Small-subunit ribosomal RNA from an uncultured Bacteroidota bacterium, 1464 nucleotides, folded computationally.
RNA sequence: AGUGAACGCUGGCGGCGUGCUUAACACAUGCAAGUCGAACGAGAACGGCCCAGCUUGCUGGGUGUCAGCUAAGUGGCGCACGGGUGAGUAAUGUAUAGUUGAUCUGCCCCUUGGAGGGGGAUAGCCACUGGAAACGGUGAUUAAUACCCCAUACUCCUAAUAUCGUAAGGAUAUUAGGGAAACGUCUUUUCGCCAAGGGAUGAGACUAUAUCGCAUCAGCUAGUUGGUAGGGUAAGAGCCUACCAAGGCUAUGACGCGUAGCGGGUCUGAGAGGAUGAUCCGCCACACUGGUACUGAGACACGGACCAGACUCCUACGGGAGGCAGCAGUGGGGAAUAUUGCGCAAUGGGGGAAACCCUGACGCAGCAACGCCGCGUGAGUGAUGAAGGCCUUCGGGUCGUAAAGCUCUGUCAGAGGGGAAGAAGGUGGCGAGGUUAAUACCCUCGUUUACUUGACGGUACCCUCAAAGGAAGCACCGGCUAACUCCGUGCCAGCAGCCGCGGUAAUACGGAGGGUGCAAGCGUUGUUCGGAAUUACUGGGCGUAAAGGGCGCGUAGGCGGUUGUCUAAGUCAGAUGUGAAAGCCCACGGCUCAACCGUGGAACUGCAUUUGAAACUGGGCGACUUGAGUACGGGAGAGGGAAGUGGAAUUCCAGGUGCAGAGGUGAAAUUCGUAGAUAUCUGGAGGUACACCGGUGGCGAAGGCGGCUUCCUGGACCGAUACUGACGCUGAUGGACGAAAGCGUGGGGAGCGAACAGGAUUAGAUACCCUGGUAGUCCACGCCGUAAACGAUGGAUACUAGUUGCUGGUCCGCCUUAGGCGGAUCAGUGGCCAAGCGAAAGUGAUAAGUAUCCCACCUGGGGAGUACGCUCGCAAGAGUGAAACUCAAAGGAAUUGACGGGGGCCCGCACAAGCGGUGGAGCAUGUGGUUUAAUUCGAUGAUACGCGAGGAACCUUACCAAGGCUUAAAUGUAGGUGGACUGCCUGAGAAAUCGGGCUUCCCUUCGGGGCUACCUACAAGGUGCUGCAUGGUUGUCGUCAGCUCGUGCUGUGAAGUGUCAGGUUAAGUCCUAUAACGAGCGCAACCCCUGUCGUCAGUUGCCAUCAAGUCAAGUUGGGCACUCUGGCGAGACUGCCGGCGUAAGCCGCGAGGAAGGAGGGGAUGACGUCAAAUCAUCACGGCCCUUAUGUUUUGGGCUACACACGUGCUACAAUGGCCGGUACAGAGGGCAGCCACCCCGCGAGGGGGCGCUAAUCCUCAAAGCCGGUCCCAGUUCGGAUCGGAGUCUGCAACUCGACUCCGUGAAGUUGGAAUCGCUAGUAAUCGCGCAUCAGCCAUGGCGCGGUGAAUACGUUCCCGGGCCUUGUACACACCGCCCGUCAAGCCAUGGAAGCUGGGGGCGCCUGAAGUCCGUGAUCCGUCUUUAGCGGAAGCGGCCUAGGGUGAAACUGGUAACUAGGGGU
Repeated sequence: AGUGAACGCUGGCGGCGUGCUUAACACAUGCAAGUCGAACGAGAACGGCCCAGCUUGCUGGGUGUCAGCUAAGUGGCGCACGGGUGAGUAAUGUAUAGUUGAUCUGCCCCUUGGAGGGGGAUAGCCACUGGAAACGGUGAUUAAUACCCCAUACUCCUAAUAUCGUAAGGAUAUUAGGGAAACGUCUUUUCGCCAAGGGAUGAGACUAUAUCGCAUCAGCUAGUUGGUAGGGUAAGAGCCUACCAAGGCUAUGACGCGUAGCGGGUCUGAGAGGAUGAUCCGCCACACUGGUACUGAGACACGGACCAGACUCCUACGGGAGGCAGCAGUGGGGAAUAUUGCGCAAUGGGGGAAACCCUGACGCAGCAACGCCGCGUGAGUGAUGAAGGCCUUCGGGUCGUAAAGCUCUGUCAGAGGGGAAGAAGGUGGCGAGGUUAAUACCCUCGUUUACUUGACGGUACCCUCAAAGGAAGCACCGGCUAACUCCGUGCCAGCAGCCGCGGUAAUACGGAGGGUGCAAGCGUUGUUCGGAAUUACUGGGCGUAAAGGGCGCGUAGGCGGUUGUCUAAGUCAGAUGUGAAAGCCCACGGCUCAACCGUGGAACUGCAUUUGAAACUGGGCGACUUGAGUACGGGAGAGGGAAGUGGAAUUCCAGGUGCAGAGGUGAAAUUCGUAGAUAUCUGGAGGUACACCGGUGGCGAAGGCGGCUUCCUGGACCGAUACUGACGCUGAUGGACGAAAGCGUGGGGAGCGAACAGGAUUAGAUACCCUGGUAGUCCACGCCGUAAACGAUGGAUACUAGUUGCUGGUCCGCCUUAGGCGGAUCAGUGGCCAAGCGAAAGUGAUAAGUAUCCCACCUGGGGAGUACGCUCGCAAGAGUGAAACUCAAAGGAAUUGACGGGGGCCCGCACAAGCGGUGGAGCAUGUGGUUUAAUUCGAUGAUACGCGAGGAACCUUACCAAGGCUUAAAUGUAGGUGGACUGCCUGAGAAAUCGGGCUUCCCUUCGGGGCUACCUACAAGGUGCUGCAUGGUUGUCGUCAGCUCGUGCUGUGAAGUGUCAGGUUAAGUCCUAUAACGAGCGCAACCCCUGUCGUCAGUUGCCAUCAAGUCAAGUUGGGCACUCUGGCGAGACUGCCGGCGUAAGCCGCGAGGAAGGAGGGGAUGACGUCAAAUCAUCACGGCCCUUAUGUUUUGGGCUACACACGUGCUACAAUGGCCGGUACAGAGGGCAGCCACCCCGCGAGGGGGCGCUAAUCCUCAAAGCCGGUCCCAGUUCGGAUCGGAGUCUGCAACUCGACUCCGUGAAGUUGGAAUCGCUAGUAAUCGCGCAUCAGCCAUGGCGCGGUGAAUACGUUCCCGGGCCUUGUACACACCGCCCGUCAAGCCAUGGAAGCUGGGGGCGCCUGAAGUCCGUGAUCCGUCUUUAGCGGAAGCGGCCUAGGGUGAAACUGGUAACUAGGGGU
């Protein structure tokens, strides 16, 4: 784009078309083929005329000299047309072009001739009669354009002869034989009849070409192929029969099976093609199924006959009838397809002389949006942009000039009125002509003053009337693809053509608003073509994506060098015929336009005939040498076959020496060995394979070929001449060769070694490893015929830049001549690379480049190289080779990442080297689990678990139980009620709360205002949900060195380059090189603390000097030197030296320096990853609750406790505990505070109370050191637990605080597997402070200082990370992907004992009707009359539909079971 369509929703009108695609299923009812009285006998009925009756429009009777007309019958023509359908048919068909000298043709036309003489029947009718009916029987009688005989006849037929001719059944002539008729009808002229010839029309037969799929159909055929003779037909022919011969068809597809009417055309397509064969036209076939003939010009006959079969109907049971694939219509089938209509008015057909009759052909109408075309559903104006809907950022936007309103118009539909064309003819009249005696009659022609013919239909069309009144839907809106928002839903419901959408913000589902598209339709489904260059003729491919046969030879076929000449098959050109009409296209015309229709043209790309041309291809003939081949001379080679022969090595046997092991492995064991192994020496046996040479070396078609010698033998190469003269290339089918394994027969068997056995390994180990070991490996002969048989690259020929090796020849030049060097050329074999090609990677004269020729092969993945069938094979198996079903991919090359029990380089307390811990005990704390009314919530590998929490008794608090409130608090607006706010007393209650009593503002111009309380309304509130809607913040990789960009360049592109390479660094730090040059975020530096010095400043700090002073004391004067405090500076940069290095830089127990190569520490965290964490810090979208999920109060819980884990504290003791004495910090905090000092208390603490808003006061370290004691034990270790008594905080220490004192005195004696931290002022150890805080469960966190180590060989390994490279089937990225079994469900398929169908072939039996043949006592006869002749019934025979039967084959369906089958 199309459709004979169907379905869903919707539906105003008209025109023109179309309408059972399925059951060639079955059919009720009506109609669809009759007509002629001018062929005939006849007269039942009707009409006319006459008569009668009376209900004056009916009944009865008569009339055939009214034949007007006509049932039935004889006869003629028609019924073979028209109409339907597509079952069959793959060629007896169709299409195109021919042949018919091998034929027929009714009606029609033309020409010629003719029609003489006779005859007997028969239907009807009548009589009798059978039967239910259908339908008959017998007798009598009758006509013809029915039937028969004779005569005559030709250009007819048969036979013969002659001539012509083109072979023929051709033409002409002669002779012999044969064959015809309706003087009928009407009437005087038509229509008819017979014979012959011709035409037209129609038909038959034949030929060539074309005409679907399957080769898993490869061989078929006995009337088969041909001949002779006969028969038969309108006619040729095995069309049929007899005999003879053995042919005929086939890879250019016979035979078989399946499917199918063919064409003009139709749809699509740029075309070539592909699909199709409705309506219309041509041809064919069929008419319930099968067979058969008759009649006829024509049939083997849709509405004829006979027979058989199935089915239906009638029946009196004896018998009969029927055939809608004609038009309507019915049932059935189906997704689905119409009226039992009107008319012969037109066109056409049949009959007739005609009028006329018949005609479901046809013309019309009806039904159906089934299709095409046309028209309408209104037009103009109209902003306050109305109401309303929807959305909203709340401003508005949009539906929207849309509506309303105002002004118009009148198509269609409605009402009324008028009103065609389609009609030509026919009859009658008149006139003329013909005929005739005639002006009757008749025929022909002309004319129209007459009459008459329309189904559609009162239709088309025209006029008038009224009124915007009666007339719009459907699909879609994620992309493709024009058109977007809201609500609902929440991987549900659903959508979906492909991709895909939906898991709480869906432009994708459903609804709405809006929009887009088409429009009386719009969508969906089916189907065809296109897009699809996705079967490629036009117009594809085959190294890696699917695809080169394993490789030669060679048949058919295809293709083929140079040149001359002839031909004309291909080719090209012209002409002629044909290519039906319709259709397509163009022009013009007719319906108002269009669809539709008419006329003309063009076209129909084809076929055939004919005339030419001769370039090219082909063919014939001739020539040539360059393709191909032969001869000659050479050298190279694991080319092949056979025979012989050699040494090394392994094993075995015999002997000697000799000892206890050997062997084997990652380590072992099985195994061998004291019966002497292994080792070593000598001799022997047997089989296999040939080290070194040896090489991207050689040979061969491929497979493949390797010691040496001999014999036989194939091929290639080089050189120079001679010869043949296209002899060539490729190659379906075929045939030869063809690794390894395997098979058969017979040998052989050393080593190795499937199977097998044992030992190991392992969770297992039917494996990898080890010890043994059989087939086999070897030889001969015969099979198999496959491999990643690979260069994954078929063969041949030609051409197209270079460079460098190797192998085999030949030639030239030079030299220092066994040789070397340089150059040229031929053949082969490698590497690199240009153009080109290629998707890229790559290839690149050995092409995957440019061309030609031939062959093989491919067409999404799986199913599957499977099943079935066939061929081959001894078998194994090989070759050929599907489908159902299923998926939306499978695949190639390359890119970026990620990953690897890949590689290289490097780093990190990563390992190693050390020190100290955890894991065992008790306790503290957090978590899980369990429990509970609640044990609120969150965090969960590393990166949760002394985490949020840097303070849960109430509060906190979010949880639970119980009791209250409905706005508590803040703010604003509006309205109302007040005057306070507040304070005091009191009742109930657990409290919140509720109730009672008392108290009662300010200013004023007196109008009011300000302030404030309460009530109402609106805005609230929520630690409710979603961290997977978010912001912000944070953890981790990781303080790892990376992550990117601009421009340029490379690549089709993803992308690359830069960022790689060589060095170097802590570092993508820097340097060198470089198609890159630069830049950004990171690194480093800038910042802070600390370490040295200088300078400035000098109180609250300090005190050397001077003075005062104390028991003592910077206590005081004074000073600012020192320390210190805190501002500003300096200092360190590989700067200097030596070595190495191009440089960067590195090295040096170098110098100098407080510090040396980043001095130490901190802050600082790139692009990103983990949908990491947090909606409970906060903020925020959406959702949810609103007398509750809000808010408030009391009490409880977060503190539970069989248990498990994490993080810690204290210990287990003598490097220690206890007692006494004694020394030295830093950093902080402090007014609801820190608290000196004094008193009391054993103590926690209490009572007084100085100082300090702080370098001023609080303020004092502990380990250490000195001395004493304990003496290795569950202890003078350890301190849990428990009892008692207290202190402090606080409204309140019961659940549930800390501390003190007295008493009690548990586990624990250094901790399994495993695991953590730390590289120097670090670990370890010791104490001090702070935040939070009324107090504190702090052993936690964050800081501070004191004392103060050990070790690092090194980077193999574990973990993590960085860079480069490599592989990848991964990309959610190895926690990936993915294979097979098993279990369960479903689907399709193969096999299958069997069961059950179908069509066809073959054999046999039977055999209707019927043609033909034979016979035919009898019968008939119009002939003849003894006899015969013609015919008929009957009988017999051949053939045969159908039926029966038998054995096979083919093809379906179904099936228990089955396939370690396949898919999902």
Rfam family: Bacterial small subunit ribosomal RNA. Gene Ontology terms of the family: structural constituent of ribosome and ribosome.
RNAcentral holds the sequence, with entries from ENA and SILVA.
Model confidence (mean pLDDT): 82 of 100.